[in-house]
RNA sequence: CAGCGGCGCCUUUGCAGCGGGGGACUGCCAAUCCCGCCAGAUUCGGAAGAAAGCAACGGUAACAGUCUUGCCGCGUGCCGGAGAACCGCUGUUGCGG
Numbered sequence: 001c002a003g004c005g006g007c008g009c010c011u012u013u014g015c016a017g018c019g020g021g022g023g024a025c026u027g028c029c030a031a032u033c034c035c036g037c038c039a040g041a042u043u044c045g046g047a048a049g050a051a052a053g054c055a056a057c058g059g060u061a062a063c064a065g066u067c068u069u070g071c072c073g074c075g076u077g078c079c080g081g082a083g084a085a086c087c088g089c090u091g092u093u094g095c096g097g
Base pairs, nucleotide, nucleotide: 001094002093003092004091005090006089007088008087010083011082012081013080014079015077016076017074018073019072020071021069022068023067024066025065026064027063034059035058036057042051043050044049
């Protein structure tokens, strides 16, 4: 100096992690300008009935927690796989000085 190999770097991929979203379950759950149903009472009516509708009850939104996710994102990992050049480190072989 050259060839070959390994590692680092870089790219990609898988896995994991983190964040977000989705789903399930549980808790809680609007005193009111959420829904339903509206006892009592009120209003209209001669009556039959009708109307509005408080409390209670039921449900839901919101909020919190747990689990889960073939969803999205991350220069989080330096964990596994693959890969081009350059560069750095290293091993080996050959040639020359």
This is a predicted structure of a 97-nucleotide RNA (Bacterial small signal recognition particle RNA) from a Gammaproteobacteria bacterium. Rfam family: Bacterial small signal recognition particle RNA. From the family's description: The signal recognition particle (SRP) is a universally conserved ribonucleoprotein involved in the co-translational targeting of proteins to membranes. By type it is a non-coding RNA gene. Its family is annotated with SRP-dependent cotranslational protein targeting to membrane, signal sequence recognition and signal recognition particle, plasma membrane targeting in the Gene Ontology. NCBI's taxonomy places the organism under Bacteria, Pseudomonadati, Pseudomonadota, Gammaproteobacteria. Its mean pLDDT, the model's own confidence on a scale to 100, is 78.